[in-house]
Predicted 3D model of a 1607-nucleotide part of an RNA (large-subunit ribosomal RNA, half A) from Seonamhaeicola sediminis.
It matches the Rfam family "Bacterial large subunit ribosomal RNA". Rfam links the family to the GO terms ribosome and structural constituent of ribosome.
Its mean pLDDT, the model's own confidence on a scale to 100, is 81.
NCBI's taxonomy places the organism under Bacteria, Pseudomonadati, Flavobacteriales, Flavobacteriaceae, Seonamhaeicola.
The sequence was found in a public genome assembly.
Context: one part of a larger RNA
């Protein structure tokens, strides 16, 4: 360090367990609330956070009733209480019920602030008690209002989505936003349906029917008559007539007419009233109210069991007994009919409920006649536009209505799907009207083949709670000791209340509160074995040594751990032609995590009845989510054809009796279960996005109202004024002056440039630099603007770390032809990656290709033989079309020539035709091979067909053949034939998807082979013969063109004993330096050529070197010598060169000279191949054959939960856990050890939240990285002493350092005790703590003048009146509300641990009231406003000098008339006094205040030196000179941009007295207390801010004060 075993720790999975939940069913009950509601806030307890209860009568008051003993709620402690004189405690009826909430006196930031009006108390201000004070509608009596889950009716009304795209249409009148109502609502008593026959209001089920029908006639949408059921229920006005009552208008004063209101009358379609005559007092119904039965709260009483035994308990076993209208159900120490609570029966009453009873307002009715009146008008219809009806403008009837017009009156109008007529219903335009129907925030009782704690509600537990969020809003985790707390006295260890060890409870304590079981991962200890010369998927075969254990036996033999050393061997999963793949996912483990469920189709199978078959809602009974029965509406099938009338075993087409199409020769139906298809989220996760109501301007945009900053320094425009100067200007100069989007430069705003940071100090800093810095300037406080909207000096910036359309919740499980995941076993078969079409191409549709199940009879190869056909080749004076070279030369071009024709001439182009050669996928006179059609024969033995279920796949790839096509390029692409790999494993090619062999059912330490090998690595030949290379060629790509006197071999030629060929020796000449050219040119710079001739054995007008040119050397050639082969040329084996790639690098290696190369041949070795033995399934039993396998189709098991029925196990120890063994192909199964402490199995059916490695999956818990990075400003620490168990950090002191326009004070905002003290240290502190902003306990915030309210007024905010709008609501006057602004009385001094202008203390000052004088209208007017700039005034404060007080002056000298330090101050108010226009200021008094200071000095501490101090007493020095000087104040100047309302004042005195309310008040505060998730280097408004330097608030150092930044 690995493996193993054991034992621990960690974690909370597992089992069992439920107090919670989920889903239903039966009753109920359907509201609450101005008589103050849900919902809060806040209060209440002896102690009292937090849940519950209750309200100042506050875990509770009163009656009644009920019960009987303990009670003071979860919540078990202590203390004190109450109770048989009846408590707690149930149950009914009462009282009380702060303050917020519709909120309702006004008003507001919800639980808070301020009022009036009346009566009391009081002598008055005032105070306190009790009542009342909104607003809108009324019929004047009242009533609304707000709030509640769902149902329910009206108003307004989207989007995604689906059509594979969209627009019409779909979604859907759905969401989601107004309004109303009730317990239920709505609808409703025909101007209805229907169709020749009827029916009788609504509503609801069932069917009709997915049918008429609508519809881009697409995706879809879809009645309705009718039948069967549920339940039943009808009614009332107006109106004609009559009466009477008021106005009015007219009258002959008698009425009349009209109009309003009451009343009688009356209410309908075979019409009816009215009116006229009969007639008769019936029949039916009935609010309200009283009561009976009865029901109906707590509650009463309820039968029956004992004893052994184990055991810590019995209810278990066992044994023998009883009850049962009670064996539901829960509890009791384990599993009860007889133990307890109950449980059947039955009993019992109060409020209340309760008629089918009684009394009784009241309704409510006949027959006849028909002259007259009545019968619903801006209505019925019509036109135009819409909108509901299934119905989309359509032939569109019907209902409704925004405009517009506009009837009839019973002989009247309306409908009956355009519209007419005919017939038939019907009586609009007024109204009400139970059940049967629908849903459940709540009660009560029960049920559940519903969960059991990652499950069931988010929520079994203080949960809508902790926690994020400005807000709407989102929103957890988190159960179990035990029968009983008997919850561990005492002792030890330790600093300890931390924690252990004993004891000692308890059946157990490894049940010990961090508590029942207690898996895994993770990390630990001991032991056994192995590991430090060795390479990798970590296994698996063999296999050595050690170690244990057992049995025989004393040598073996089985078993267990380890594994030295060796043979093979590139994880899973997904997606791919194809992945060890360096493609995707997974960091381990546990738990949870995906084809379901309705309903309608097809198709099997199983069951029932069968020419039938079967109910549906409903009702009845019942043992009551179950069952039976009854119910025959409907459905489907028995007839088909047609477009239909229509025929009919036929019909239809057609003249047709012909043909032809669909039928006819019968099997259906209704249920169960499987498959599989529709609709619905539809297998699970998963978008960006769209629409709808909301919510936000505490960032930040711009705006509106009000306030507030800006050290300092410069620089010097307009104006004035002087002087020069003009005829007067003008102009110059010089002062004055103080202008500016002026200049420099702190603060303050910004944010250029660089490093830094980049798991940050900080989700935008930091340090350096840098711009603006009196102005379009920064800033506080209050307001406004809001999402297709807002702001924007404009960049798509900015609207709360989010913006080219904010965020919340909802529609919503949108949608996803896309990715990604999809869980156990076995057993048969087994694809595709082509074709057409596709807004189609990575999808899908139908073909092809699999499966499976019926049915049927064909397939398939080889020969023969008979046939179609134009490839492959071939050919092309066979075509077409390309084409070499000659040869002819139509006809053109150029040229001559001519007035023109005619012509002549060409080394020019060139047609036909001949002779040569020679091409073609879109050429053929020709033409095989294969292939493919037919028969026949033979072979094979189910391979084929059809039909019916399901499908997968329609991304393919490699080689080797015949083509396109590209470069006769690709591992390219695109057909076509085969193969294989896809889905193929196993031998070989090192190593490899597809090359070569060759298909793996399982086992075997048997054998023979292919491919391909045989010297070692590696198994088998250092075989046998015969070559051939020498190059490590073999053995990088067999590398090319080209090269080359390597070398083997064939073959043709040629010279040679007449002497070849190499070498040696010698010659190698003459005309002539040939002409020519040339500066020269002589064999050799160029050019010409009859490159001639001569001598010659033989020598070129010269093959080469070389000279300026010669010379010179050489060569061909010849001879001699030498003595036999010598050369060329062509093909061919095998070598060579050529030959260059980036770590040292290869043939797999070592190596090889044969262990190459080539030709023969013999042996061996090699595979999952084939053979052998044994087994297994499959097809058909035998025999015999088959059993590779992705997608995929079939088939047959195993597990797990829950039900039933039956059988059974268990405290003598169930499930779960942990190990062992045996068993079965397998999922799995039995049995066993410990552990565990209460439930759990078998068989046979049934039903499922029914199987986990992967989804960057969810939750949780534990690993890696790692004892690693960091400890958050580099202002600093040190020593000495204290407390203590412990001290770098606490405390004390000394030293030392930082900050001092702050790092000091002291307010606003925010925060909500962080303030003080005491006592702690577990957790917070980035570490330690004795220390704390930290825990725990107490304790602290005092006001008439301070700040807010009881004044005020602005932006803007509500908002009577009014005004607009489908509701909601949006606007607004009067008023109201609102500070950042206006108005407005207090200062010194002491005090506390913490307060303080708030207490004390002295010393003021303001307002109202009593009282006494006096004045009494009111308005003006003030209040009342800018920037900038200078004057002047003045303090605060500071600096300097003198005196003066009070201390000190040191080892050594020197001075004491001296040096040195510190003090020298003093307030609001008040004054009649002085200055000054004025502000203001001196000045006196407050001031015997109080300090500083000096003496003394209880105590305490102590290192013994000295420190620290509460008290006390004393009463002491300048109101001195000289400066500097902000804010402030006041006149003034100037300048355009022209600078708030409104209260208040105006509008008495005086003495004494009395009154003087609410709320803040602690601590922080440039931060550790606020916003920033942090004790965070970041932000944050206002006032103060001494001295030395200095212009200066820069800058450095410093005081007072602070700190030394938490390693």
């Nucleotide at each position: 360090g690995g493996c193993g075993u054991a034992u621990g720790g960690g974690g909370a999975a597992u089992g069992c367990c439920u107090a919670g939940g989920c889903u239903c069913u039966c009753a109920g009950a359907g509201g609450c609330g101005a008589a103050g509601a849900a919902g809060g806030a806040c209060g209440u307890g002896a102690u009292a956070a937090g849940c519950u209860g209750c309200g100042a009568a506050a875990a509770g008051c009163u009656g009644c009733g009920g019960g009987g003993a303990c009670g003071g709620g979860c919540a078990c402690a202590u203390a004190c209480c109450g109770a048989u004189u009846g408590a707690u405690c149930c149950g009914c009826a009462g009282a009380u019920a702060u303050c917020c909430g519709a909120a309702u006196g006004g008003g507001g930031c919800a639980a808070c602030c301020c009022a009036c009006u009346a009566u009391a108390u009081u002598g008055a201000a005032g105070a306190u008690a009790u009542a009342g004070u909104a607003u809108c509608c009324u019929u004047a009596g009242g009533g609304a209002g707000g709030c509640g889950a769902a149902c329910c009716c009206g108003g307004a009304g989207a989007a995604c989505u689906g059509a594979a795209a969209c627009a019409u249409c779909u979604a859907a009148g759905u969401a989601c936003c107004c309004g109303g109502a009730g317990g239920a609502g709505a609808a409703g008593a025909a101007a209805a349906c229907a169709a020749a026959a009827g029916u009788g209001a609504u509503u609801c089920c069932g069917u009709u029917a997915g049918u008429a029908g609508u519809g881009g006639c697409g995706a879809g949408c879809g009645a309705a008559c009718g039948c069967g059921g549920a339940u039943u229920a009808g009614c009332c006005c107006a109106a004609a007539c009559c009466a009477u009552a008021g106005u009015u208008g007219u009258u002959a004063c008698g009425g009349c007419a009209a109009u309003u209101g009451u009343g009688g009358g009356g209410u309908u379609g075979u019409a009816g009233g009215a009116c006229u005559g009969c007639a008769a007092u019936a029949u039916u119904c009935g609010a309200c109210a009283c009561u009976a039965a009865g029901u109906g709260a707590a509650c009463u009483a309820g039968a029956a069991c004992u004893g052994u035994u184990u055991g810590g308990a019995a209810a278990g076993a066992c044994a023998g007994a009883c009850c049962a209208u009670a064996g539901a159900g829960a509890g009791u120490g384990a599993u009860a009919g007889u133990c307890u609570c109950g449980u059947a029966a039955a009993g019992g009453u109060a409020a209340g409920c309760g008629a089918a009873g009684u009394u009784a307002a009241g309704a409510u009715a006949g027959c006849a006649g028909u002259a007259u009146c009545c019968u619903g008008a801006g209505u019925a219809g019509c036109g135009c536009g819409g909108g509901g009806c299934a119905c989309g403008u359509g032939a569109a009837a019907c209902c409704u209505u925004g405009u517009g017009u506009g009837a009839a009156u019973u002989u009247g109008u309306c409908g009956g799907g355009a519209c007419c007529a005919u017939c038939c219903g019907a009586u609009a335009a007024g109204g009400c009207u139970a059940a049967a129907u629908a849903c459940u925030c709540c009660u009560g009782a029960g049920a559940g083949a519903c969960c059991g704690a990652u499950a069931g509600u988010g929520a079994a537990c203080u949960a809508g709670u902790a926690c994020c969020g400005u807000g709407a809003g989102g929103g957890a985790a988190a159960g179990g000791u035990g029968a009983a707390a008997a919850g561990a006295a005492c002792c030890c260890u330790g600093a300890a209340u931390a924690a252990g060890g004993g004891a000692g409870u308890g059946a157990a304590a490894u049940a010990g509160a961090a508590c029942c079981u207690g898996a895994a991962a993770c990390c630990a200890u001991a032991c056994g074995c192995u590991u430090a010369c060795a390479a990798g998927c970590g296994g698996u075969c063999g296999g050595a040594g050690u170690c244990c254990c057992g049995a025989u036996u004393u040598a073996u033999c089985g078993g267990g751990a380890u594994g030295a050393c060796g043979g093979c061997g590139u994880g899973c999963c997904u997606u791919u032609u194809g992945c060890a793949u360096a493609a995707u996912g997974a960091g381990c483990c546990u738990a949870c995590g995906a084809g379901u469920u309705a309903c309608c189709g097809u198709u099997g199978c199983u069951a029932g009845c069968a020419a039938g078959g079967u109910u549906a809602a409903g009702c009845a009974c019942u043992u009551c989510a179950g069952g039976u029965g009854c119910g025959g509406a409907u459905c489907c099938g028995u007839a088909g054809c047609g477009a239909a009338a229509g025929c009919g075993a036929g019909u239809c087409u057609g003249a047709a009796c012909a043909g032809g199409g669909c039928g006819u020769a019968u099997a259906g139906u209704u249920a169960g279960u499987a498959g599989u298809g529709g609709u619905a989220g539809a297998c699970g996760c998963g978008a960006a996005a769209c629409c709808g109501u909301g919510u936000g301007a505490u960032c930040u945009a711009c705006c509106c109202a009000u306030g507030g900053g800006c050290a300092g320094g410069u620089u010097g425009a307009a104006g004035c004024u002087g002087u020069a100067g003009u005829a007067a200007c003008a102009u110059a100069c010089a002062g004055u002056g103080g202008a500016g989007g002026a200049c420099c430069g702190a603060a303050c705003c910004g944010g250029u440039u660089g490093a830094c940071g980049u798991u940050g100090a900080a989700a935008a800093g930091u340090c350096u630099u840098c711009g603006g810095a009196u102005g379009a300037c920064c800033u506080g406080u209050g307001g406004g603007u809001a999402g297709g909207g807002g702001u924007g000096a404009a960049a798509g910036g900015c609207c709360a770390a989010u913006c080219a359309a904010a965020c919340u919740c909802g529609g919503a499980a949108a949608u996803a032809g896309c990715u990604c995941g999809u869980a156990c076993u076995c057993c048969c078969c087994g694809a595709a990656a082509u074709g057409c079409a596709u807004u189609u191409a990575g999808g899908u549709g139908c073909a092809g290709c699999g499966u499976u199940g019926a049915u049927u009879u064909a397939g398939u190869u080889u020969u023969a033989u008979a046939g179609a056909g134009g490839u492959a080749g071939a050919g092309c004076u066979a075509c077409u079309g390309a084409u070499u070279g000659g040869a002819u030369g139509c006809g053109g071009g150029g040229g001559c020539u001519u007035c023109a024709c005619c012509g002549c001439c060409u080394a020019c182009c060139a047609a036909u035709u001949c002779c040569u050669g020679a091409c073609a996928a879109a050429c053929u006179c020709c033409g095989a091979a294969u292939g493919c059609u037919a028969u026949a024969a033979a072979a094979u033995g189910a391979u084929g067909a059809u039909c019916a279920g399901c499908a997968g796949u329609g991304a393919g790839g490699g080689c080797a053949u015949g083509g396109g096509u590209g470069c006769u390029a690709a591992g390219g692409u695109c057909c076509a034939u085969g193969u294989c790999c896809g889905a193929g494993a196993g031998g070989g090619a090192a190593a490899g998807a597809a090359c070569c062999c060759a298909g793996a059912c399982c086992a075997u330490c048997a054998g023979c082979u292919a491919a391909g090998g045989u010297c070692c690595c590696c198994a088998a030949a250092u075989g046998u013969a015969u070559g051939u290379u020498a190059a490590g060629u073999u053995g990088a790509a067999u590398a090319a063109a080209c090269g080359a006197g390597g070398u083997g071999g064939a073959a043709u030629u040629g010279c040679u004993u007449a002497g070849a060929c190499a070498g040696c020796u010698a010659g190698g000449a003459u005309g002539u330096u040939g002409g020519c050219u040339u500066g020269g040119a002589a064999g050799c710079a160029g050019c010409c050529a009859u490159u001639c001739a001569u001598u010659u054995a033989a020598a070129g007008a010269g093959u080469g070197c070389g000279u300026a040119a010669c010379a010179g050397c050489u060569c061909a050639c010849u001879a001699g010598u030498c003595g036999a082969g010598c050369g060329a040329u062509u093909c061919u084996g095998c070598a060579u060169g050529g030959a260059u790639a980036a770590u040292a690098a290869u043939c797999g290696g070592g190596c090889a000279u044969a262990a190459a190369c080539a030709u023969a041949c013999u042996a061996c070795c090699g595979a999952a191949g084939c053979u052998a033995u044994g087994g297994a399934a499959u097809a058909u039993u035998u025999a015999u054959a088959u059993u590779g396998g992705u997608a995929g189709g079939g088939g047959a098991g195993c597990a797990u939960u829950c039900u039933a029925a039956u059988u059974g196990u268990g405290u003598u120890g169930a499930a779960g856990g942990u190990u062992u063994g045996c068993u079965g192909u397998g999922a799995g199964g039995c049995a066993u050890u410990c552990u565990g402490g209460a439930a759990c199995g078998g068989u046979u059916a049934g039903a499922a939240a029914a199987g986990a490695a992967a989804a960057u999956g969810u939750a949780g818990g534990c690993a890696u990285a790692a004892g690693u990075a960091a400890c958050g400003a580099u202002a600093a620490u040190g020593c000495g002493g204290g407390c203590g168990a412990g001290a770098a950090a606490c405390c004390c002191g000394c030293a030392c350092u930082c900050c001092g326009a702050a790092a000091g004070a002291c307010u606003a905002a925010g925060g909500u005790u962080u303030c003080c003290u005491c006592a702690g240290c577990u957790a917070u502190g980035c570490u330690a703590a004795u220390c704390a902003g930290c825990u725990g306990a107490g304790g602290g915030u005092u006001a008439g003048u301070c700040g807010g309210g009881a004044c005020c007024u602005a932006a803007c905010g509500c908002g009577a009146a009014c005004c607009c709008g489908a509701a909601a609501g949006g606007g607004g006057u009067a008023g109201u509300g609102g500070a950042u602004g206006g108005c407005c009385a207090a200062c010194a001094g002491g005090u506390u641990a913490a307060u303080a202008u708030u207490c004390c203390u002295g010393u003021a000052c303001c307002u109202g009231c009593u009282c006494a004088c006096g004045a009494u209208a009111a308005a003006a007017g003030u209040g009342a406003c800018g920037g900038a700039g200078g004057c002047g005034u003045a303090u605060a404060u500071u600096u300097g000098g003198u005196g003066c007080g009070u201390g000190c002056u040191g080892a050594c000298g020197g001075a004491a008339u001296a040096g040195c330090a510190c003090g020298u101050u003093g307030a609001a108010g008040g004054g009649a006094g002085c200055g000054g226009u004025a502000a203001c200021g001196c000045c006196c008094c407050g001031a015997u205040a109080g300090u500083a200071c000096a003496c003394u000095g209880a105590g305490g501490c102590u290192u013994c030196g000295g420190c620290c101090a509460a008290g006390g007493u004393g009463a002491u020095a300048a109101u001195c000179c000289a400066g500097a000087g902000a804010a402030g104040c006041g006149a003034c100047u100037u300048c355009c941009a022209a600078g708030a309302a409104a209260a208040g004042c105006g509008a008495g005195u005086g003495a004494a007295g009395c009154a003087g309310c609410c709320c803040g008040u602690a601590c922080c505060c440039u931060a550790a207390a606020c916003c920033g998730a942090c004790a965070c280097a970041g932000g944050u408004a206002g006032u103060u801010g001494g001295g030395a330097u200095g212009a200066g608030a820069a800058u450095u150092c410093u005081a007072a004060g602070g700190a030394g930044c938490u390693c």